Molecule: Bacterial RNase P class A
Organism: uncultured Micrococcales bacterium
RNA sequence: CGAGUCGGUCGGGCGGCCGCGGCGGUGUUCACCGCCGAGGAAAGUCCGGACUCCACAGGGCAGGGUGGUGGCCAACGGCCACCCGGGGUGACCCGCGGGACAGUGCCACAGAGAACAGACCGCCGCUUUCGGGCGGUAAGGGUGAAACGGUGGUGUAAGAGACCACCAGCGGCCGGGGUGACCCGGUCGGCUCGGUAAACCCCACCCGGAGCAAGGCCAAGAGGGCCCGGUCCACCGGGCCUGCGCGCACGAUCGAGGACUGCCCGUCCGAGUGCGCGGGUGGGCCGCAUGAGGCCGGUGGCAACACCGGUCCCAGAUGGAUGGUCGCCGGCCGGCAGCGAUGCCGACCACAGAAUCCGGCUUACAGACCGACUCGCCAC
Numbered sequence: 001c002g003a004g005u006c007g008g009u010c011g012g013g014c015g016g017c018c019g020c021g022g023c024g025g026u027g028u029u030c031a032c033c034g035c036c037g038a039g040g041a042a043a044g045u046c047c048g049g050a051c052u053c054c055a056c057a058g059g060g061c062a063g064g065g066u067g068g069u070g071g072c073c074a075a076c077g078g079c080c081a082c083c084c085g086g087g088g089u090g091a092c093c094c095g096c097g098g099g100a101c102a103g104u105g106c107c108a109c110a111g112a113g114a115a116c117a118g119a120c121c122g123c124c125g126c127u128u129u130c131g132g133g134c135g136g137u138a139a140g141g142g143u144g145a146a147a148c149g150g151u152g153g154u155g156u157a158a159g160a161g162a163c164c165a166c167c168a169g170c171g172g173c174c175g176g177g178g179u180g181a182c183c184c185g186g187u188c189g190g191c192u193c194g195g196u197a198a199a200c201c202c203c204a205c206c207c208g209g210a211g212c213a214a215g216g217c218c219a220a221g222a223g224g225g226c227c228c229g230g231u232c233c234a235c236c237g238g239g240c241c242u243g244c245g246c247g248c249a250c251g252a253u254c255g256a257g258g259a260c261u262g263c264c265c266g267u268c269c270g271a272g273u274g275c276g277c278g279g280g281u282g283g284g285c286c287g288c289a290u291g292a293g294g295c296c297g298g299u300g301g302c303a304a305c306a307c308c309g310g311u312c313c314c315a316g317a318u319g320g321a322u323g324g325u326c327g328c329c330g331g332c333c334g335g336c337a338g339c340g341a342u343g344c345c346g347a348c349c350a351c352a353g354a355a356u357c358c359g360g361c362u363u364a365c366a367g368a369c370c371g372a373c374u375c376g377c378c379a380c
Stems, first nucleotide, its partner, number of pairs: 001376010012329007020037007039351001043362002046360005051211004058265004063207005068082005083097001084095004098202002103200002105196003120141002122137006149167006168192001170189008215286004223242008244278007257269004293312008330349002333346005
């Protein structure tokens, strides 16, 4: 200097004028002042929770999820470290990573033969009417994604783990390292007992359901009951309580109906329930943002992260706020001038908007910056 790998940060800032939402303060009914006001993904709704209710919350089956080991976390299908396998010169990246000796299925076509299969060509022996026939073989060739170990030799009619040496694999025993998955070494042995579970399945571990439109409180209302007043009545007004009306069917402790994801057992609630027709309301408040919270420092840890100390409060709308305008700065691109530093002009500045809240994953993203590491080239 070039190429690459991994991780992190920002993604607009400042000021004036006008205009919004929340909170607080002052004054007193309408104003003023102060503070705060969208994201790294707010997105997808894919996981996990907090919280609320079912509900006092059991068991089994079904169903679903995960799948090497150890750790982190509230938890997870997340994260960190490591192991094994694969890719890459490497930094690094990838993995639906338990089981094929529980069982079932599949491996097209080609090929002799695709699981304990197999003889097409070939090699060897015998025979021959010279066309061939019988037997042996699986080392050579061929087919294929894959052919029941590899190399070298002994041996044989020709061959073959038939036998031998070395190697790979598998299994037994032993030693060492590691928390562990596993790794290294020694020794013995039959010689070698496909692949596929991201096919069904088996094994191990885990899993209640619904969701802030959760869930509470208040108000209103047609109808009814009681009381008081106007005038005894009709009628009118006020206050309090309750609270839709009519019809049909079933039921009321001999239990209709209902809850517990689907089913069963079991447990519990229960005086109303179901259907049809008609009526009233669709309003307000809470939940609502102080959190498994942010930032800084220290200690421990390879790390994820944990603990301790300090500091800060950083949106809460509800037809849904954070906008408009002007100026300056910042950045990319292009042009002009300049030896250069630089100056001027033009156009542009991504993905995208909270709605109960967090931890992740995935997807989108103009541009800018920082750090570590790897490889190549050059110079000293």